[in-house]
């Protein structure tokens, strides 16, 4: 130097002029983000009668340790797979001795293996013996098949063969010792031997449902439950009709008290805030990145992400133009 891995931060500033929104009497003062974004996950509050306990279903989470209200969170750390020459980055993680499910496709056979092989013994053919053919039986060593075949390799042992025996290794279950706070590592012992996955099995934790349009309060527009008082078929009241008269219809009218509630209003609600919802334009400066012209200062042009509060916290995910800083890894030159 080129590349590449971890991490932390910034994400445009100044000026001037017009504007917008809350708050104040007025002077003034406050006004978007690291994601305000999805609304995925806990939370705080509100309500649902009681929301407070147990049991059942259902659902969701599952090494270990520390933090943390809590989380499907966070950081550090075991074990096991996968990537990378590395720094590192990725994906899983309770238990299952017993009973249950699966084990596609191959393949005889996916857990009571026998297709191909070998092996004994009997028998055919036939005096016998091999080779060959049929009955029994005996073998997981070899071949084929498969992600996977009954622990791997060697000897030894047999008719052939096998953990059948023995060495050496490798599993599983107990228990001992050493280190670790702990997942667990390393070291011994003993015993053991038909795999591997998984669930709706078991165990532990944890969870009601609704979401600030939750919800409180105040309310004489209007209508009106009930309740009291007066009027009223000797006519309340209404139509023709503004008024009278007058013809029709004919059983309510007027006034007080009164609860409940609608629109609005406050409130919840905040050192931006709610209200179809402000937080903004223009102009010149400066950084920053690109191109152009230039021997260079330096000129011109040209860009300047992603977005955008809608009660409120803590998280997780998703987007990002560009620019800093800080460990560390491979090559490759130099010394």
């Nucleotide at each position: 130097a080129u590349g590449g891995c971890g991490g932390a931060u910034c994400g445009u500033u100044c000026u001037a002029u017009c504007g917008c929104c809350c708050c104040u009497c007025a002077c003034g003062g406050g006004g978007a983000g690291g994601a305000a974004a999805g609304u995925c996950c806990g939370g705080a509050c509100a309500g649902g009668a009681a929301a407070g306990g147990g049991c059942a279903a259902c659902c969701g989470c599952a090494c270990u340790g520390c933090g943390g209200a809590a989380a499907g969170c966070g950081c550090a750390g075991c074990c096991g797979g996968g990537c990378g020459c590395a720094a590192g980055c990725u994906c899983a993680g309770g238990g299952a001795c017993a009973a249950c499910g699966u084990a596609a496709c191959a393949g005889a056979a996916a857990a009571c293996a026998a297709c191909c092989g070998c092996c004994g013994c009997c028998u055919g053919c036939c005096u016998u013996a091999a080779a060959c053919g049929g009955a029994c039986g005996g073998c997981a060593a070899g071949g084929g098949u498969g992600a996977a075949a009954a622990c791997g390799c060697g000897g030894g042992g047999u008719a052939a063969g096998a953990g059948c025996c023995c060495a050496c290794g490798g599993g599983u279950a107990u228990c001992c010792g050493u280190g670790g706070c702990g997942a667990c590592a390393c070291g011994g012992a003993u015993a053991c031997a038909g795999u591997a996955c998984g669930c709706a099995c078991c165990u532990g934790c944890g969870g009601c449902c609704u979401g600030c349009a939750a919800g409180g309060u105040c309310a004489u527009g209007u209508a009106u439950a009930c309740c009291g008082g007066c009027a009223g078929a000797u006519g309340a009241g209404g139509g023709c009709u503004g008024c009278c008269c007058g013809c029709c219809c004919g059983a309510u009218g007027c006034c007080g008290g009164g609860g409940g509630g609608u629109a609005g209003a406050c409130u919840g609600c905040g050192u931006a805030g709610a209200u179809a919802a402000a937080u903004g334009a223009u102009a010149g400066a400066a950084a920053c990145c690109g191109g152009a012209u230039g021997a260079a200062a330096a000129u011109c042009c040209g860009g300047c992400a992603c977005a955008g509060a809608a009660a409120c916290c803590g998280g997780c995910u998703u987007a990002c133009a560009g620019a800093u800083c800080c460990g560390c890894c491979a090559u490759u030159u130099u010394u």
Predicted 3D model of a 335-nucleotide RNA (Bacterial RNase P class A). Rfam family: Bacterial RNase P class A. The family's RNA type in Rfam is ribozyme. Model confidence (mean pLDDT): 76 of 100.